[in-house]
């Protein structure tokens, strides 16, 4: 230098042809228990980043960063 593929909570992830952003695990709080740990419960917490396009983008288009990888 060129080609492709990821990017969603503190962590793993879902989320198909554009319509409410979902779970699981940790963390926290009630409860429970003599304490603890386990169990319930309920908050709390996220679409990499800038623009287009549309009533209406996690998604479609561009262009960036960064991350695996091919090839030079």
């Nucleotide at each position: 230098g060129g080609g492709g593929u990821u990017a969603u909570a503190a962590u793993u992830u879902a989320g198909u042809u554009g319509g409410u952003a979902g779970a699981a695990u940790a963390g926290u709080a009630a409860c429970u228990u003599u304490g603890c740990a386990c169990g319930u419960u309920a908050a709390c917490a996220a679409c990499u980043c800038g623009a287009g396009u549309u009533c209406g983008a996690a998604u479609c288009u561009c262009g960036a960063u960064a991350u695996c990888u091919c090839c030079a």